[in-house]
RNA sequence: UCCUGGAUGGCGAAGUGGUUAACGCACCUGCCUAGUAAGCUGGAGGUCCCGGGUUCGAAUCCCGAUCCAGCAC
Numbered sequence: 001u002c003c004u005g006g007a008u009g010g011c012g013a014a015g016u017g018g019u020u021a022a023c024g025c026a027c028c029u030g031c032c033u034a035g036u037a038a039g040c041u042g043g044a045g046g047u048c049c050c051g052g053g054u055u056c057g058a059a060u061c062c063c064g065a066u067c068c069a070g071c072a073c
Stems, first nucleotide, its partner, number of pairs: 001072001003070005010025003018056001027043002030040002050064004
């Protein structure tokens, strides 16, 4: 330099055009316990890496930038 894949709450991770962006862990409230953990209950937290474009409508499709991983030379 080329090519491929990826970036989504604190962490991991689904969602491939439309209704509330799932789920697990962690966190918080309450229950339970002599108490802690475990278990149960409820809750908060993400405008989806950035900038444009297409579309009535974009996390999703297209273009570009940044970063990460891998392949080739």
Predicted 3D model of a 73-nucleotide RNA (transfer RNA) from Schistocerca piceifrons.
RNAcentral holds the sequence, with entries from Ensembl Metazoa.
The organism belongs to Schistocerca, within Eukaryota.
Its mean pLDDT, the model's own confidence on a scale to 100, is 82.
It matches the Rfam family "tRNA". By type it is a transfer RNA. Rfam describes the family as follows. Transfer RNA (tRNA) molecules are approximately 80 nucleotides in length.